[in-house]
RNA sequence: AGACGGUCGGAUGGCUGCCUUUGUGCUUUGGCGCGGGGGAGGAAAGUCCGGGCUCCACGGAAACACGGUGCCGGUUAACGGCCGGCGGGCGCAAGCCUAGGGAAAGUGCCACAGAAAGCAAACCACCUUCGUUCGCGAGGGUAAGGGUGAAAGGGUGCGGUAAGAGCGCACCGCACCCCUGGUAACAGGGGUGGCAGGGUAAACCCCACCGGGUGCAAGACCGAGAAGAACGGCCGGUGACUUCGGGUCACAGGUGGGUUUCCGAGCCGCCGUUCGGGUGUGUCGCAUGAGGUGUCUGGCAACAGGCAUCCCAGAUGAAUGGCCAUCUAUCGCAUGAAAGACCCUAAAGGUCUGGAAUGCGUGGACAGAACCCGGCUUACAGACCGUCU
RNA sequence: GCCGACGUAGCUCAACGGUAGAGCGUCUGAUUUGUAAUCAGAUGGUUGGAGGUUCAAUUCCUCUCGUCGGCUCCA
Numbered sequence: 001a002g003a004c005g006g007u008c009g010g011a012u013g014g015c016u017g018c019c020u021u022u023g024u025g026c027u028u029u030g031g032c033g034c035g036g037g038g039g040a041g042g043a044a045a046g047u048c049c050g051g052g053c054u055c056c057a058c059g060g061a062a063a064c065a066c067g068g069u070g071c072c073g074g075u076u077a078a079c080g081g082c083c084g085g086c087g088g089g090c091g092c093a094a095g096c097c098u099a100g101g102g103a104a105a106g107u108g109c110c111a112c113a114g115a116a117a118g119c120a121a122a123c124c125a126c127c128u129u130c131g132u133u134c135g136c137g138a139g140g141g142u143a144a145g146g147g148u149g150a151a152a153g154g155g156u157g158c159g160g161u162a163a164g165a166g167c168g169c170a171c172c173g174c175a176c177c178c179c180u181g182g183u184a185a186c187a188g189g190g191g192u193g194g195c196a197g198g199g200u201a202a203a204c205c206c207c208a209c210c211g212g213g214u215g216c217a218a219g220a221c222c223g224a225g226a227a228g229a230a231c232g233g234c235c236g237g238u239g240a241c242u243u244c245g246g247g248u249c250a251c252a253g254g255u256g257g258g259u260u261u262c263c264g265a266g267c268c269g270c271c272g273u274u275c276g277g278g279u280g281u282g283u284c285g286c287a288u289g290a291g292g293u294g295u296c297u298g299g300c301a302a303c304a305g306g307c308a309u310c311c312c313a314g315a316u317g318a319a320u321g322g323c324c325a326u327c328u329a330u331c332g333c334a335u336g337a338a339a340g341a342c343c344c345u346a347a348a349g350g351u352c353u354g355g356a357a358u359g360c361g362u363g364g365a366c367a368g369a370a371c372c373c374g375g376c377u378u379a380c381a382g383a384c385c386g387u388c389u
Numbered sequence: 390g391c392c393g394a395c396g397u398a399g400c401u402c403a404a405c406g407g408u409a410g411a412g413c414g415u416c417u418g419a420u421u422u423g424u425a426a427u428c429a430g431a432u433g434g435u436u437g438g439a440g441g442u443u444c445a446a447u448u449c450c451u452c453u454c455g456u457c458g459g460c461u462c463c464a
Stems, first nucleotide, its partner, number of pairs: 001389008010327007018039009041366001045377002048375005053215001055213002058264007066211005071085005086100001087098004101206002106204002108200003123146002125142007154172006173195001174193008219284003228275007237251006253268003277463002291310008328364001331361005339353005390460007399413004407444001414432006437453005
């Protein structure tokens, strides 16, 4: 100078409030007094993924549709997360980045420029034959060079040729086959082939795998009050028995969580839309959980397991605040030590760099739980620790 | 809190992945005694911001910022 990982993210005290919980006393049963405990985050944020939980009519199977993921192995409740590895790219290095299946199933697209943009093609050019008014014209060969473009159907070199060309050879690349190592992705080696098959799938698509929807404003209960109405969907069926009140049984029909089908079980009126009405935001869900901390064991690690220990916010127009004192990171101003350089020198001295220490002032980033967890992403003043180049 | 849609010129909106346009507005000129209307011309863009895929992005993907809309209890 840089790379990576981790921790913290003001401290203490006093006064005064707020929410919650517990004990106790009083009570007019609404509360009130006193004492004790607890009271925002690493991201509580964005709501981008995954799960718990909830209801949607119970469960299972298949197909289609739709959405997502995409190298390999592992981890996990699960994931698009994480860990380890492979391939590719960047960096001198530590290290960083990587949506990284299939373009040889099919379809589409590749503007402008350019002769030609997916069938390969020939503008300039090179070589050659014929003609020639000597400027060139017509025909043939070539794709090395020039030019266009993001991209022109392997690259470099030597040989070869009329000029050229994988036409031949060597090396590199590529395709196929075999061997070795590895769980695998893949790597290494050998052989064959003269090179076929441009790019694009964060275009449609194909392949493999995963996924039902909903989102605590889910849902359940209590109280109070009130007024219902219209429209729509599929139904309210049949038979037998009967104690004739209806009930029981059987069959049919209907009813699903995208659509269709099948199997088993259940139910018999249920659902939807619109308008209108009422209440005034009650209780539960809702705080013991894939939980935190410490330690040991296994594993490279993510992570798993054992033991010990702890209980740690719960509001609902929404608590977690305000004031004061002392200290402190930082910043500003002033004075300016050590040390160093220069000038002048006998010395003293002067100038510049430097910034210890002191005094005064300032005074804390991003941000604020709302059912709960695991991740990702984004914001963030500053401080500290460790490893490495 | 949850769910969804949108962001392009001063305003309202367009735009198959291939040079971002239209209407209104604004300005200048003509017309008129003057204004309006009319006619002619001009003006105006970080496609909200950042990154990625692609030869190429308003368009496809990811993150972010902002705006708007819907969803509460009972019968």
Predicted 3D model of RNase P RNA and transfer RNA as a complex of 464 nucleotides. It holds a member of the Rfam family "Bacterial RNase P class A". Model confidence (mean pLDDT): 77 of 100.